[in-house]
RNAcentral holds the full RNA, with entries from ENA and SILVA. A computed fold for a 348-nucleotide part of an RNA from an uncultured bacterium, annotated as small-subunit ribosomal RNA, central domain. The prediction has a mean pLDDT of 89.

Context: one part of a larger RNA
RNA sequence: CUGGGCUUACAGGGUGUGUAGGCGGCCAUUCAAGUAGGGUGUGAAAUGCCUUGGCUCAACCAGGGCACUGCGCUCUAAACUGAUUGGCUUGAGUGAGACAGGGGUGUGCGGAACUUCCGGUGGAGCGGUGAAAUGUGUUGAUAUCGGAAGGAACGCCGGUGGCGAAAGCGGCACACUGGGUCUCAACUGACGCUGAGACACGAAAGCUAGGGUAGCGAACGGGAUUAGAUACCCCGGUAGUCCUGGCCGUAAACGAUGAGCACUAGACGGGAGCGGCUUCGGCCGUUCCGGUCGUAGCGAAAGCGUUAAGUGCUCCGCCUGGGGAGUAUGGUCGCAAGGCUGAAACUC
Numbered sequence: 001c002u003g004g005g006c007u008u009a010c011a012g013g014g015u016g017u018g019u020a021g022g023c024g025g026c027c028a029u030u031c032a033a034g035u036a037g038g039g040u041g042u043g044a045a046a047u048g049c050c051u052u053g054g055c056u057c058a059a060c061c062a063g064g065g066c067a068c069u070g071c072g073c074u075c076u077a078a079a080c081u082g083a084u085u086g087g088c089u090u091g092a093g094u095g096a097g098a099c100a101g102g103g104g105u106g107u108g109c110g111g112a113a114c115u116u117c118c119g120g121u122g123g124a125g126c127g128g129u130g131a132a133a134u135g136u137g138u139u140g141a142u143a144u145c146g147g148a149a150g151g152a153a154c155g156c157c158g159g160u161g162g163c164g165a166a167a168g169c170g171g172c173a174c175a176c177u178g179g180g181u182c183u184c185a186a187c188u189g190a191c192g193c194u195g196a197g198a199c200a201c202g203a204a205a206g207c208u209a210g211g212g213u214a215g216c217g218a219a220c221g222g223g224a225u226u227a228g229a230u231a232c233c234c235c236g237g238u239a240g241u242c243c244u245g246g247c248c249g250u251a252a253a254c255g256a257u258g259a260g261c262a263c264u265a266g267a268c269g270g271g272a273g274c275g276g277c278u279u280c281g282g283c284c285g286u287u288c289c290g291g292u293c294g295u296a297g298c299g300a301a302a303g304c305g306u307u308a309a310g311u312g313c314u315c316c317g318c319c320u321g322g323g324g325a326g327u328a329u330g331g332u333c334g335c336a337a338g339g340c341u342g343a344a345a346c347u348c
Base pairs, nucleotide, nucleotide: 003320004319005318006317007302008301012316014201015200016199017198021194022193023192025088026087027086028085030083031082033081034080035077036076037075038074039073040072041071042070048066049065050064051063052062053061054060091191092188093187094186095184096183097182098181099180103177104176105175106174107173108172109171110154114150115149116148117147118146119145120144121143125136126135162169163168206247207246208245209244210243211242215241216240220236221235222234223233258315259314260313261312262311263310266293267292268291270289271288272287273286274285275284276283277282297304298303321348322347323346330341331340332339333338
């Protein structure tokens, strides 16, 4: 001396539920496994260290002592860990009352817009662009009025506003349903935290079977632009986008910041409650959620700063120079696309 790290340099698992395991509140009792101390046995010799001696010295050799940090047996201690028994309520949960919400699922309904179709008016252009052309129109378009049908999305409210574990969630109504917050302190009495595996959920795209298709629109066709233009712009347009059932399991799945608990100046806004006072204008206090600035501290800096990236503890995941490479190979999952796991040679 006995790692250092993970916002942006390599590194937080996409998110949850939870098995094993790890860790775990307060008081008392007992045990003595861990722990600590004493005794004792063993820890062969050589080697090592100290010391004395023998070869002229040294290497080398010999004597003595120590060490061999370990293990066993035994006695003792009982603070801590563990185990036992009994209890407690502050952690956690239940209950009662109240509250907010685009949380989820299903069903029904609505208006605006759009497209198509039918009918009326009307009569030469419309459309599109930087400019054009392709396209469309006297078989009457565009425009405008009336009617019908259809699919998809829900303007304003709308907000660093709300809800959800994350993905995500926005017209209205109803039904079913999950979670959260506040107040009371009636109940249980540590029932807790984390979580390898496991299981569940998981945008978009994609796949599969069946439906649906208004608008948009990969691919594709055409018109332009250009030296070219497999693009950007324009006219069309299939899959898809939508629904139901089943797969896929990935994202800059981002706060690029795992979860939990505790502690550490404040100030100013927003959302949901509660309590007290009130001259009814408000004021004060408190809990939870969501923001901005900022002290100490931290940080390479940018910045973070009670929503920490500060100070600590517990548990999980991950990193260890760039390229090769998220490739090869093996395994496993998938209908496939591919996913997960995941090297090395070589090279700088």

Overview
It matches the Rfam family "Bacterial small subunit ribosomal RNA". Its family is annotated with ribosome and structural constituent of ribosome in the Gene Ontology.